[in-house]
C1' cells in the first nucleotide's frame, strides 16, 4: 500500500464483504513452566458468617485481679481526640458536575508552624456507684450521695469586635495602618522539674466554601419557556456573596449562536485505532464529583446534613411472651440470583500509610503477601550433533518410481527444565531508639538532607540465587490449504449429507463437504464468536459531490445572517512574535540506568491549551476623511403575443325560421349503433348563441418562473445600449418569512356554441370495464374565493470576474454618399483550450476562480406510516423504522432480438406441372401387448433413418439346457504326446462317453505345434456421446470468419470489412488511417459438350477383293462411327452503347460452346452440450461358475390404433391382343449361362460360350402400326381368399419370392392442410448394379420420351450487408407484471 463482488466484456458511481491493531472478554479443541500484571462490563438484586475504628489510666473517680507492701494489670462509665481519613460504587446528574483560566476588597480552616501576651479566684451538678422498681426483649425509670483538662457565675485583657479622627494604597462596593472612645468577650490542668497541655489575638500551611470566562452527546416529528419569575428598597439568615428566604415597588429575564422539553450519560489525567486530522472508550493506575436499602430531616463537630451516628416515613428481611422490638456488604473474604461470564469465608501488621498515645503500644479486610483462572504482555523450555541401504510402514503413481524423509532407527553429547538432596538464615534491612560528625536553603515547624558507631523485630518461606546426584529423561497443540490469501492430491459422497467471511461449491472424475497423506500458518497456545478504529477520500476541515449515476428549491422579492470597490490617517479586537505563569504525578515519546534478557521497575526530558505582559500593523476588523469604475438617478429616443380593464371584427360551428330539392346521410381497416320520407344529408335566404383568434408565424419577440398571439383605445411593469449631468458603496446572496404560480381540481353566483372525464350503446375481442364509432354530464368560459402541484426540464440556483474563434436570426448605437466597417444587447448553431466515466459543455460552459443559497451518501420497504401543520374537500408539506437484497445504477461496447428502416439473395412468395392428405397394399415409427416383441435415431436437422437383404445364422431379445482360465490373445510353470480323423451311444443340440487310426524338424532332449492343469488375466453390443477422440448431419456452397503492424478511444473495443459503384461472391473498381495477410469465394481435379494428333482389338466398313439364304462373316482398310492417351478451344478476347476515363452491365459478331456452359467432388470461423460409447477407438464405473461364452426352440414379423414415406389405382392420352422398331450404364468362375428340347407357366433337361468392348445376362418399355373394349365398378383395379405348383436352402409352420386356375374388396381423383420441381429440369417408360443361398414397391446408377411458368419482390420462411432502439447476453422458447397456490 490494497483486493474480491453488478457486466458477455468495459469504463465510472455506488454499497456489501476480507486482510490490520486492540480487548476487564467469552465459546470450541489443546495445555510444561517462571516473571509481571489483572479478575462481576449482568441485577445500584436479596444477604447467612467472621472480620474491615479505634485509642488515651500521663484528664476524673470508680471497680475487679496479681502481689505482703510498693506497685502492676485489666478496664464498664464520665472526659479528650479520632470516626467528615482510608476502602466501595456509578444509581442520579447534560450541571459550574468535570476540564482548562482567573477571582473573593465576600469567607472559614481542628490537628501543624511562627509571633506576642495570659493561665486569678470561685461554684453548682451529673454517671458510673448503693438502694429500688417495670419489661419476652431492646431497654425505661424513682430515691441516695461522688469526680474530672466535664458544666457555670466573678475579676484581668494593649492588639478582637462596634462609633469617631486622621494617613497611606487602590478596580467601584472598598482594603490597611495610627489615634480615641464606651460596651461585651478567656483559661485547666497533668506527670514530675523538663516538658506536654489550656486561653486569647496576629500572621503561616493545608483543607474547605463561593463566583465568573470558555469548553462539554443526541432529538425542531421538543417553538416557545418564566411568578420568586428578572430587577429595585429595606429586612432576615449565613462563614461568606446572593430571591438563599420575607415585605413592598416596577415587568421584566431565557430563545433559531437552540431557551423549554424529551432521551441518553458520572467528568478527566487518559487508554485503543489513525499518516494525521479525526474516530471510539471512560476497566485496572491517579485527580474531582455523586451516592451508601428507598425518599425526607437535621444534630453534634474545626469539618458531616455523615456507608459500618441519630430521627420520621416506604418497601423488605429476622426475633417476639403480639405489647413491641432489631437490620442495612455499592468495605475484605463468603453466598444467592441473574448471566456466555469474573477468584480464597487465606496469611501478616515484618515494610509503606492511617487514628489514638508522652511513650511502649493498640487498632488498621488501608496495605504487604500468599491462593485460583493461559484473562493479558514477557521469557524459557519440549533436547543437540553425526547419521542413506534413502529401511519398513503410510500415501501417490504411466509400476519406472516420487514423497513422507536426516526424518526415524542407531552412535556421541549436554541437563535449560523436571525428580531428589545440600547449603544458605548470606542479601532484601533497616528503621525506631541511643551516641555523634558534618551541611543547604528557607518566613517557620515536633523541621530537611549526608555520613559512622550500636540496634528488638520475618506474614511471604518448605522463598529466590548457588552446588550436587540421576536422567532424553516430565513437556505440543490449533487452524488453514476454490480466488481474496501462504499452502494439493487419492478416496468416499452424489444439489444428499453437509461447506460458507464476500464471491460462491455439491446433481457421479468435488484442489470448496467428509477422510487420510502431503504442505502452509502460529506455537503453550490455535481458533470463532462479539465490540472499536482502520481500510472507507463511504459525511469529504484536511479531503467528496449535484445535466444523464443520490443530489439545483417552480419562481422572484426580501428581514436575520455570511460576504464585500480604491485612496489615506488613527486604534490594536482577529493576525503574528518575545517573555513570563500554568498545564499535578503516573502514563506516551526520546535519552539513560536496575532486575541474567524482556515484560516490569527507576530517573531525566520534550509538546498543546488558557492566562499575564511587551513589541510589530501588510492583511481583515471598528473609527475619521475622501474618490468613482460597482450600484442606482436624470435627460432624449427605442423594440416587444409583458400584465390590466373596457370596446369591436370576419371566418367557422351548432341551433332556430324560411325556401329549393330527394333518398338517403353519417362513420370505419370493414361495420353497427345513430339520423332520415313526420323530407335528413346537400344547397340558398335570415337570425340566435358561445368560445377560439387561419394567412402573417420564424430554433423570431416578451416576461422572474408559470406563461404572452384578431383589431382599437384607457392605465401600467420591466429591458437594452448611446450621452457622462448627479448620488458616493447606497453591493452581492439569502434560512425563515411573503408574493406569484400550467393543467387538473373545490365553493357561491352566472354562462354554455364547440370539444369531453364519467356514463349510455355500437363494433373489435377468447374476454374488452380499452384503443375505434354514435351520442353525452361535470369540466373547458367569465367574476370572486380556495388549492400550490407538474418530466413547474436546458432533468443545468443567483451574481460578478476571466479564458481562441467562426456562422445565422432579432433590436439599438456610430462612421461612412455607398458598398460596408466597428461596438452593444438578446438569441442559435458549429467548434480551440481546458473539463468530463463517457455521452458531451465549450464567453449563454457543465472551463478557471470568488460570494452566497438549497440539496445528495447503496437498492426496496416509501415519499408508505405515524406525529404535527396548511386546507371545504380531494389532498398538499414535514417524513421514519422494522424487515429485506448484493445489488440497485450510468455512459459506452460487441452480438443477438424487433409485427423499427433501407439495401439484396434462396422454388421462399407469386406463375405454373406434378403429387401427398381419402382407398387398398409395402415399409418405418408411436402406441399397446408379449416370457420376449433387442437396442439407438424425436421440429427444421427422428420415422423405406443405422439396416447395401432378421426363417436357422446374423442377434445385441426371451425359454430352457450346458462350460468356467473359458468361444478370443499373450506369457510362465509343470504334466502329456499328439492335434486331428472315422465309427457307435445317449441327447433338441450344444455336450458327454466309449471305440479305432494317428506328429515334424534336428542338435536326442531340446524346438515348433497341439490337449490338459495351474497363475497371471480373458470377455462383456453392460452406464456414461453431459468426462473423450475421430465420423456425420444442420444453418449452408449462405458470404462470411480472422489475424499482424500502425491509428483511434481511459478502455471494452473500433479501424481495415465502413463508403460511392458492381457482382452468383469480402467478385472487382474508386475512395479512405490505414497497409498488408490468412481461412473461405473463385480457379486448380473427375464427367459431360466441340475439334485435333495419336494407338486400332474383341470396336468400325468408305473404297478395294472374296463369299453367303442372311450377317464385318473373310481379306484387307486407319477414311468414319466408337474406344482411350495427350493435346487445342472461351478469354468480356473483338465491335457498339451506358458507366466516371473505373470495375462493370446491355446489346451484337464469330464460334460446338458466351459471358462460373451444365454436373459433381470440395462445405470457412463457428451453432445446435445437435447424432453415434451399438461401426472402430477410449477415460472412469460396474459384473467375473456371469452382466462372460455354447447350443435348441422362439422373438425382432404380435395389433384395437395414430402418423411418416412409398408402390397400385380409380381409367379411354387407357384396358386388352397381334406385330413391329430404337439405349446407355453395368455384372459374371462357389459365376453369367446361349442354342435346342419338355412344360400352359413359374421352370427344368442341356452344356456351347466368356475371368468378358469378343461369350452370357438382355426381352429394353413407352413409342409405331393393326384389331377389340365404349363409361359400366366395367375386358378399369387388383387386395383378399381356396387350390394346384416351381425355385433357393440342413430346414419355407410361426415367417421367402415366384407360377397358373379361381374369387375379385376398397375405390369413380381425395377435408383442413401440405410437398417436389426453373430445362434435357419437371412429368413419365423401362434398364442395370451393391446387398445375396433365396427375397426390392427401398437405395444407388443408366438411358429413352419430353412440357409448362416465372407480370413481380407487397406479403409467408430462411439468409446477407448497413443503421436504428432495447432493461435481452442460456440472448425474444429472452426479460418481466399481476393474481392463486
Nucleotide at each position: 500500500a490494497g483486493a474480491g463482488u453488478u457486466u458477455g466484456a468495459u469504463c465510472c458511481u455506488g454499497g456489501c464483504u476480507c486482510a490490520g491493531a486492540a480487548c476487564g472478554a467469552a465459546c470450541g479443541c489443546u495445555g510444561g513452566u517462571g516473571g509481571c500484571g489483572u479478575g462481576u462490563c449482568u441485577u445500584a438484586u436479596a444477604c447467612a458468617u467472621g472480620c474491615a475504628a479505634g485509642u488515651c489510666g500521663a484528664g476524673c473517680g470508680g471497680u475487679g485481679c496479681a502481689g505482703c507492701a510498693a506497685u502492676g494489670c485489666a478496664u464498664a462509665g464520665c472526659g479528650g481526640c479520632g470516626a467528615a481519613c482510608g476502602g466501595g460504587u456509578g444509581a442520579g446528574u447534560a450541571a459550574c458536575g468535570c476540564g482548562u483560566a482567573a477571582g473573593c476588597a465576600a469567607u472559614c480552616u481542628g490537628c501543624c508552624c511562627c509571633a506576642u501576651g495570659c493561665c486569678c479566684g470561685g461554684g453548682a451538678a451529673u454517671a458510673g456507684c448503693c438502694g429500688u422498681g417495670c419489661c419476652a426483649a431492646c431497654g425505661c425509670g424513682c430515691g441516695g450521695g461522688u469526680a474530672a483538662u466535664a458544666c457555670c457565675g466573678g475579676a484581668u485583657a494593649u492588639a478582637g469586635u462596634g462609633g469617631c479622627u486622621c494617613c497611606c494604597u487602590g478596580c467601584a462596593u472598598a482594603g490597611g495602618g495610627a489615634g480615641u472612645u464606651g460596651a461585651c468577650g478567656a483559661a485547666a490542668g497533668a506527670u514530675u522539674u523538663a516538658u506536654c497541655g489550656g486561653c486569647a489575638u496576629g500572621g503561616g500551611a493545608u483543607g474547605a466554601g463561593c463566583u465568573u470566562g470558555c469548553g462539554u452527546c443526541c432529538g425542531a416529528u421538543u417553538a416557545g419557556c418564566u411568578a420568586g419569575u428578572u430587577g429595585g428598597c429595606g429586612g432576615g439568615g449565613c462563614a461568606a456573596c446572593g430571591g438563599c428566604c420575607c415585605a413592598c415597588c416596577a415587568a421584566g429575564g431565557c430563545g433559531a449562536c437552540g431557551a423549554u422539553c424529551g432521551g441518553u450519560a458520572g467528568c478527566c489525567g487518559g487508554c485503543c485505532u489513525g499518516a494525521g486530522a479525526g474516530g471510539g472508550u471512560g476497566a485496572u493506575c491517579g485527580g474531582c464529583c455523586a451516592c451508601a436499602u428507598u425518599g425526607g430531616a437535621a444534630c453534634u463537630g474545626a469539618g458531616a446534613c455523615a456507608c459500618g451516628g441519630c430521627c420520621c416515613a416506604g418497601a423488605c428481611u429476622c426475633c417476639u411472651a403480639c405489647g413491641g422490638g432489631a437490620g442495612g456488604c455499592a468495605g475484605c473474604a463468603g453466598c444467592u440470583a441473574a448471566g456466555a461470564a469474573u477468584c480464597u469465608u487465606c496469611c501478616a501488621c515484618a515494610a509503606u500509610g492511617g487514628a489514638c498515645g508522652a511513650a511502649a503500644g493498640u487498632c488498621u479486610g488501608a496495605u504487604g503477601g500468599a491462593g485460583c483462572g493461559a484473562c493479558g504482555c514477557c521469557g524459557c523450555g519440549u533436547g543437540a550433533a553425526c547419521g542413506a541401504u534413502g529401511a519398513a510402514g503410510g500415501c501417490c503413481g504411466u509400476a519406472a518410481g516420487g514423497u513422507u524423509g536426516u526424518a526415524a532407527a542407531g552412535u556421541u553429547c549436554u541437563u535449560u527444565u523436571u525428580g531428589g538432596a545440600a547449603g544458605g538464615a548470606a542479601g532484601a534491612a533497616u528503621a525506631a531508639g541511643c551516641u555523634u560528625g558534618g551541611c543547604a536553603g528557607g518566613g517557620a515547624a515536633u523541621g530537611g538532607c549526608c555520613g559512622a558507631g550500636u540496634g528488638a523485630u520475618g506474614a511471604c518461606g518448605u522463598g529466590a540465587a548457588u552446588u550436587c546426584c540421576a536422567g532424553a529423561a516430565u513437556a505440543a497443540g490449533c487452524c488453514c490449504c476454490g480466488g481474496c490469501u501462504a499452502a494439493c492430491u487419492a478416496c468416499g459422497u452424489g444439489c444428499c449429507a453437509g461447506c460458507a467471511g464476500c464471491c460462491g461449491c455439491g446433481g457421479u472424475a468435488a484442489c470448496a463437504c467428509g477422510u487420510a497423506g502431503g504442505g502452509g500458518g502460529c506455537g503453550a497456545g490455535c481458533g470463532u464468536u462479539g465490540u472499536u478504529c482502520g481500510g472507507a477520500a463511504u459525511u469529504a476541515u484536511u479531503g467528496g459531490g449535484c445535466g444523464u449515476a443520490a443530489a439545483g428549491g417552480g419562481c422572484a422579492c426580501g428581514c436575520a445572517g455570511g460576504c464585500g470597490g480604491c485612496u489615506u490617517g488613527g486604534c490594536a479586537a482577529g493576525u503574528c512574535u518575545g517573555a513570563u505563569g500554568u498545564a499535578a504525578a503516573a502514563a506516551u515519546u526520546c535519552a539513560g540506568g536496575g532486575c541474567u534478557c524482556a515484560a516490569c521497575c527507576c530517573u531525566g526530558u520534550c509538546u498543546g491549551g488558557c492566562g499575564u505582559u511587551g513589541g510589530a500593523a501588510a492583511c481583515u476588523g471598528c473609527u475619521g476623511a475622501g474618490c468613482u469604475u460597482g450600484a442606482g438617478u436624470a435627460c432624449a429616443g427605442g423594440a416587444g403575443g409583458g400584465g390590466a380593464u373596457a370596446u369591436u371584427g370576419g371566418a367557422a360551428u351548432u341551433c332556430c325560421a324560411g325556401g329549393u330539392g330527394u333518398a338517403g346521410g353519417g362513420g370505419u381497416g370493414a361495420a353497427a349503433u345513430c339520423u332520415g320520407u313526420a323530407g335528413a344529408u346537400a344547397u340558398c335566404u335570415g337570425g340566435a348563441a358561445g368560445a377560439a383568434c387561419a394567412c402573417c408565424a420564424a430554433u423570431g419577440g416578451c416576461g422572474a418562473a408559470g406563461g404572452c398571439a384578431g383589431g382599437c383605445a384607457u392605465c401600467u411593469g420591466g429591458c437594452g445600449a448611446c450621452u457622462g449631468a448627479c448620488u458616493g458603496a447606497c453591493g452581492c446572496u439569502g434560512a425563515g418569512g411573503c408574493a406569484c404560480g400550467a393543467a387538473g381540481g373545490u365553493g357561491c353566483g352566472g354562462g354554455g356554441a364547440g370539444c369531453a372525464a364519467a356514463c349510455a350503446g355500437g363494433u373489435u375481442u377468447a374476454g374488452a370495464u380499452a384503443c375505434c364509432c354514435u351520442g353525452g354530464u361535470a369540466g373547458u368560459c367569465c367574476g370572486c374565493a380556495c388549492a400550490g402541484u407538474a418530466a413547474a426540464c436546458g432533468a443545468u440556483g443567483u451574481g460578478c470576474a476571466c479564458c481562441a474563434g467562426g456562422u445565422g436570426g432579432c433590436g439599438g448605437g456610430c462612421a461612412g454618399c455607398a458598398g460596408u466597417g466597428c461596438u452593444c444587447g438578446g438569441u442559435a448553431c458549429c467548434g480551440a483550450a481546458g473539463c468530463a466515466a463517457a455521452c458531451g459543455c465549450a464567453u449563454u460552459a457543465a472551463g478557471u476562480g470568488c460570494a452566497c443559497c438549497g440539496c445528495c451518501u447503496g437498492g426496496g420497504g416509501a415519499g408508505u406510516a405515524u406525529g404535527c401543520u396548511c386546507g371545504c374537500a380531494a389532498g398538499g408539506g414535514u417524513g421514519a423504522a422494522a424487515c429485506u437484497c448484493a445489488a440497485a445504477g450510468g455512459a459506452a461496447u460487441u452480438g443477438a432480438c424487433g409485427g423499427g428502416g433501407g439495401c439484396c439473395c434462396g422454388c421462399a412468395c407469386a406463375a405454373g406441372c406434378g403429387g401427398u392428405g381419402g382407398a387398398g397394399c409395402a415399409u418405418g415409427u408411436g402406441g399397446u401387448u408379449u416370457a420376449a416383441u433387442u437396442c439407438g435415431a424425436c421440429g427444421a436437422u427422428a420415422c423405406g433413418c443405422g439396416a447395401g437383404a432378421a426363417a436357422c445364422c446374423u442377434u445385441a431379445c426371451c425359454a430352457g439346457g450346458g462350460c468356467u482360465u473359458g468361444a478370443c490373445a499373450u506369457a510362465c510353470a509343470c504334466c502329456g504326446g499328439g492335434a486331428u480323423g472315422u465309427g457307435g451311444u445317449g441327447g433338441a443340440a450344444a455336450c458327454a462317453c466309449c471305440a479305432c487310426a494317428g506328429c515334424u524338424g534336428c542338435u536326442u532332449g531340446c524346438a515348433g505345434u497341439c490337449g490338459g492343469u495351474g497363475u497371471a488375466c480373458a470377455g462383456g453390443u453392460g452406464c456414461u456421446g453431459c468426462a473423450u477422440g475421430g465420423c456425420u448431419g444442420u444453418c449452408g456452397u449462405c458470404a462470411g470468419c480472422u489475424c499482424g503492424u500502425g491509428c483511434u478511444g481511459u478502455g471494452a473495443a473500433g479501424u481495415g470489412u465502413u463508403g460511392g459503384g458492381u457482382u452468383a461472391a469480402g467478385u472487382c473498381c474508386c475512395g479512405c488511417a490505414a497497409c498488408g495477410a490468412g481461412c473461405g469465394c473463385a480457379a486448380c481435379c473427375c464427367c459431360u459438350g466441340c475439334c485435333u494428333u495419336c494407338u486400332g482389338u474383341u470396336a468400325c466398313c468408305a473404297g478395294c477383293a472374296u463369299g453367303c439364304a442372311a450377317u464385318g462373316a473373310u481379306g484387307g482398310g486407319g477414311a468414319c462411327u466408337c474406344a482411350g492417351a495427350a493435346g487445342g478451344a472461351a478469354c468480356u478476347g473483338c465491335c457498339g452503347g451506358u458507366g466516371a476515363c473505373a470495375a462493370a452491365c446491355c446489346g451484337g459478331a464469330g464460334g460446338a460452346g458466351g459471358g462460373u456452359g451444365g454436373g459433381g467432388a470440395c462445405g470457412a470461423c463457428g451453432u445446435c452440450a445437435a447424432g453415434u460409447c451399438a461401426u472402430c477407438a477410449u477415460g472412469g464405473c460396474c459384473c467375473u461358475u456371469a452382466c462372460g461364452u455354447c447350443c435348441u426352440g422362439g422373438g425382432c414379423c404380435a395389433c384395437a390404433c395414430a402418423c411418416g414415406u412409398g408402390c397400385u389405382a380409380c381409367a379411354a392420352u387407357g384396358g386388352c391382343c397381334g406385330g413391329u422398331a430404337c439405349a446407355g450404364a453395368g455384372u459374371g468362375c462357389u459365376g453369367c449361362g446361349a442354342a435346342u428340347c419338355c412344360g400352359g407357366a413359374a421352370g427344368g433337361a442341356g452344356g456351347a460360350g466368356c475371368g468378358a468392348a469378343u461369350c452370357a445376362c438382355a426381352a429394353a418399355a413407352a413409342g409405331c402400326c393393326g384389331g377389340u373394349c365404349u363409361c359400366a365398378g366395367u375386358a378399369c383395379g387388383g387386395a383378399c381368399u381356396g387350390g394346384a405348383g416351381u425355385c433357393u436352402g440342413c430346414a419355407a409352420c410361426c415367417c421367402g419370392a415366384c407360377u397358373c386356375c379361381a374369387c375379385g374388396a376398397a375405390g369413380u381423383u381425395g377435408g383442413a392442410a401440405u410437398c417436389g420441381c426453373u430445362a434435357g429440369u419437371a412429368a413419365u417408360c423401362u434398364c442395370g448394379c451393391a446387398u445375396c443361398a433365396g427375397c426390392a414397391u427401398g437405395g444407388c446408377g443408366a438411358g429413352g420420351u419430353g412440357a409448362a411458368u416465372a407480370c413481380g419482390u407487397u406479403c409467408c420462411c430462411g439468409g446477407g450487408c448497413c443503421u436504428u432502439g432495447c432493461a435481452c447476453a442460456c440472448a425474444c422458447a429472452g426479460c418481466c407484471c399481476g393474481u392463486c397456490a

A computed fold for a 1381-nucleotide RNA from an uncultured bacterium, annotated as small-subunit ribosomal RNA. It matches the Rfam family "Bacterial small subunit ribosomal RNA".